Predicted 3D model of a 339-nucleotide RNA (Bacterial RNase P class A) from a Pseudomonadota bacterium. A source record names the gene rnpB. RNAcentral holds the sequence, with entries from ENA. The coordinates come from a structure-prediction model, not an experiment, and the mean pLDDT is 76. Its Rfam family is "Bacterial RNase P class A". Rfam's curators write: Ribonuclease P (RNase P) is a ubiquitous endoribonuclease, found in archaea, bacteria and eukarya as well as chloroplasts and mitochondria. A reference for the family is Brown (1999), "The Ribonuclease P Database", Nucleic Acids Res.
[in-house]
RNA sequence: GAAGCGGGCCAGACCGCCGCUGGUGCAAUCUCCGAAAGGAGGCACUGGAGGAACGUCCGGACUGCACAGGGCAGCGCAGCAGCUAACGGCUGUCCACCGCGAGGUGAGGAUCAGAGCAACAGAGACGAGUCGCUACGGGGCAACCUGUAGCGGGUGAAACGGGCAAUCUCUGCGCGCAGCAAUACCAAAUAGGCACACGUUGAUCUGGCUCCGGAGAGUGUGCGGGUAGGUAGCACCGAGCCGUUGGGUGACCAACGGCCCAGAGUAAUGGCGGUCACGCCGGGGUGAACGCAAGAACAUCCCGGUGCACAGAAUCCGGCGUACCGGCCCGCUUCACAC
Numbered sequence: 001g002a003a004g005c006g007g008g009c010c011a012g013a014c015c016g017c018c019g020c021u022g023g024u025g026c027a028a029u030c031u032c033c034g035a036a037a038g039g040a041g042g043c044a045c046u047g048g049a050g051g052a053a054c055g056u057c058c059g060g061a062c063u064g065c066a067c068a069g070g071g072c073a074g075c076g077c078a079g080c081a082g083c084u085a086a087c088g089g090c091u092g093u094c095c096a097c098c099g100c101g102a103g104g105u106g107a108g109g110a111u112c113a114g115a116g117c118a119a120c121a122g123a124g125a126c127g128a129g130u131c132g133c134u135a136c137g138g139g140g141c142a143a144c145c146u147g148u149a150g151c152g153g154g155u156g157a158a159a160c161g162g163g164c165a166a167u168c169u170c171u172g173c174g175c176g177c178a179g180c181a182a183u184a185c186c187a188a189a190u191a192g193g194c195a196c197a198c199g200u201u202g203a204u205c206u207g208g209c210u211c212c213g214g215a216g217a218g219u220g221u222g223c224g225g226g227u228a229g230g231u232a233g234c235a236c237c238g239a240g241c242c243g244u245u246g247g248g249u250g251a252c253c254a255a256c257g258g259c260c261c262a263g264a265g266u267a268a269u270g271g272c273g274g275u276c277a278c279g280c281c282g283g284g285g286u287g288a289a290c291g292c293a294a295g296a297a298c299a300u301c302c303c304g305g306u307g308c309a310c311a312g313a314a315u316c317c318g319g320c321g322u323a324c325c326g327g328c329c330c331g332c333u334u335c336a337c338a339c
Stems, first nucleotide, its partner, number of pairs: 001335010012276007020048007030041004050310001054321002057319005062179004074175005079093005094108001095106004109170002114168002116164002131152009183232004193223006204215004238260001240259008278307010290295001
């Protein structure tokens, strides 16, 4: 220098203006919405998407229901040892395969329990039988047929001895079911339910009103369940993040110090302008090499345009898988050259 292997990181930066949304503080406990529960409104300060927030595939936290124990069924996992809250994840290692190598991939328990399966070729493919040759026996005048034993060629991945468990099965281990639209609390209107009281000896309603008149079989109070609606769950105290030290080959663990880090409920996280950096596109100038020249490409400068990858949290967390413009860093391998 070329070609590769493995791992890590970034995902424009800054300033100004205008918004959206969460939190904290301040203020009249004021205004508005609502029957209530509850919510909204001002000012200041401050937080506000990702490495995958995605797919919702796996595992957990949490919540409700179920549950004495055992078994069957069903589903899942599978070398060995470990990590972890757990896992189908991760780490180490053995083996097999691929690669010159760095490395990569693995659906890697069992075929002396049983069943099933094997294209093409081949006489014959998992049931038994059968192609050719030889020997011996039997039948037949003979060709030939048949039995036993031995040998052999060809086909094919595999020829009687095996293979496949990515077919059923067996073995070992694990798994209760549902999911934040879980679930808990507050709680109307209307309808219906229960209890009590009054009521044709007229309750109750009504003509404004005790009187009087009219209608009249229900009326009143309380309770409880569910629905709309609201609040919590839910977002600062955790399987949390960052750093240092220590242990371990490693996944990971421990100690110490520091930090508090989005959160709605039709769903906020945005828009505009400017400067710088970078990428792409177009135009122009300059430069060296090549070339007769024209000149593409390269390097550099200027101007204009464009910002453009995949993608948008929704109860939270650990993984896996998938998508992805461009860029940076570290370690290692092979080859070539120089010393």